[in-house]
Context: one part of a larger RNA
RNA sequence: CCAUUGUUAAGGAACUCUGCAAAAUGACUCCGUAACUUCGGGAGAAGGAGCGCCUACCCAGAAAUGGGAGGUCACAGUAAAGAGGCCCAAGCGACUGUUUACCAAAAACACAGGUCUCUGCAAAAUCGUAAGAUGAUGUAUAGGGGCUGACGCCUGCCCAGUGCCGGAAGGUUAAGGGGAAGUGUUAGGGGUAACCCGAAGCACAGAACUUAAGCCCCGGUGAACGGCGGCCGUAACUAUAACGGUCCUAAGGUAGCGAAAUUCCUUGUCGGGUAAGUUCCGACCCGCACGAAUGGCGUAACGACUUGGGCGCUGUCUCAACAGUGGACCCG
Numbered sequence: 001c002c003a004u005u006g007u008u009a010a011g012g013a014a015c016u017c018u019g020c021a022a023a024a025u026g027a028c029u030c031c032g033u034a035a036c037u038u039c040g041g042g043a044g045a046a047g048g049a050g051c052g053c054c055u056a057c058c059c060a061g062a063a064a065u066g067g068g069a070g071g072u073c074a075c076a077g078u079a080a081a082g083a084g085g086c087c088c089a090a091g092c093g094a095c096u097g098u099u100u101a102c103c104a105a106a107a108a109c110a111c112a113g114g115u116c117u118c119u120g121c122a123a124a125a126u127c128g129u130a131a132g133a134u135g136a137u138g139u140a141u142a143g144g145g146g147c148u149g150a151c152g153c154c155u156g157c158c159c160a161g162u163g164c165c166g167g168a169a170g171g172u173u174a175a176g177g178g179g180a181a182g183u184g185u186u187a188g189g190g191g192u193a194a195c196c197c198g199a200a201g202c203a204c205a206g207a208a209c210u211u212a213a214g215c216c217c218c219g220g221u222g223a224a225c226g227g228c229g230g231c232c233g234u235a236a237c238u239a240u241a242a243c244g245g246u247c248c249u250a251a252g253g254u255a256g257c258g259a260a261a262u263u264c265c266u267u268g269u270c271g272g273g274u275a276a277g278u279u280c281c282g283a284c285c286c287g288c289a290c291g292a293a294u295g296g297c298g299u300a301a302c303g304a305c306u307u308g309g310g311c312g313c314u315g316u317c318u319c320a321a322c323a324g325u326g327g328a329c330c331c332g
Base pairs, nucleotide, nucleotide: 001327002326003325004324005323006322007321008320010318011317014316019313028050029049030048031047036041038150052072053071054070055069057068058067059066060065073077085311086310087309088308089307090306091305092303093302097109098108113148114147115146116145117144118143119142125134126133127132151298152297153296154295156228157227158226161225162224163221164220165219166218167217170216171215172214176210177209182204183203184202185201188197189196190195229247230246231245232244233243256290257287268284269283270282271281272280
């Protein structure tokens, strides 16, 4: 010096990203226990006290034993070991669970509950070329899929675009059907000849017309994908604008919340807490760029989650020291 362990004056978080680590608390008995609450909880809340051994005495008991009273030893009696630190406030997620085997355990996933949608059974959906199988030896109080995520109060406006559902009058539209006009070939006819015309048949090619879904079209639908404005003026101080005008839109963001896990400017402003606070809490609202099941706002309980504060406690620190053990190192 390294690892590990023990102790430490005075102070006690001044350390540090952070009380990380350590210390502290600790069993049992008794007393006592707040806000809040879904009345179950919160709660071991918090905060106190006791604890060994002996007894022929008193009480209870059938007894074991318990309680009382008295006595007694030690520095120390749950004599060693093992055995919650606690409180206040906020965010997120209701909860118990699950997860990145080997850097992430969480606010992520799941969840009960909610809702939409498909499915009438040889179900929908899924695997398979098929047979067949799962679904299910189930039958809409069932099964599949999507979203949301206990509970409480709620969930606004827009169907123009996209999707889905419904409609069938019209437009468009494939193969198929249909077969007009045309083309090739030549018996034959015409012509001195070159060549021209040319039926039937056989071929080629093929117009009109007919014809489904789809698309166009007409409606519906947002707990479908999604979206939810701008400018100007106006009140008898000023400021502001309940009010008015105008443009655009499918409709212009309702309730609630808001510098937020979202706020750029920003350490916004005010208040609280500190001697001093870019964090934190409460407000304000000018929301760069919250907002209602990609759910909004609350919420008791819960959390090896995150943030701020406090009590206790400490070698985390001021500031380091000493000691034990094992290494490293030296000699053999």
Molecule: large-subunit ribosomal RNA, domain IV
Organism: Blattella germanica